[in-house]
RNA sequence: AGACGAAAAAGGCAAAACUACCGAAAGGUGGUGGCGCAAAGCUAAAGGGGCUAAAACAGGAAACUGUGAAUGUCAGCCAGCUGCCGGU
Numbered sequence: 001a002g003a004c005g006a007a008a009a010a011g012g013c014a015a016a017a018c019u020a021c022c023g024a025a026a027g028g029u030g031g032u033g034g035c036g037c038a039a040a041g042c043u044a045a046a047g048g049g050g051c052u053a054a055a056a057c058a059g060g061a062a063a064c065u066g067u068g069a070a071u072g073u074c075a076g077c078c079a080g081c082u083g084c085c086g087g088u
Base pairs, nucleotide, nucleotide: 003088004086005085012037013036017032018031019030020029021028022027035076041081042080043079047078048077049074050073051072056067057066058065059064
């Protein structure tokens, strides 16, 4: 330096659910919580993939319905980059 992840130490993160706020929604942030995680650190402006459906258009008196659409969102889906500890 690279690969790897048994046991351990020091620490770290935090799913669902509940809750307050933001958001059209997906989703996000704080609190409680702890399913799990060796990258559950960072990147959505490398790329693939998932989710939502505002705007737009059409119909309608309206409520609303339909078509269709990322520029919204997810890094705890893959991926890229970086990195702690350690038997080997």
Predicted 3D model of an 88-nucleotide RNA (c-di-GMP-I riboswitch aptamer) from Desulfovibrio sp.
The prediction has a mean pLDDT of 82.
It was read from a public genome assembly, where an Rfam model found it.
Taxonomically the source falls in Desulfovibrio (Bacteria, Pseudomonadati, Desulfovibrionales, Desulfovibrionaceae).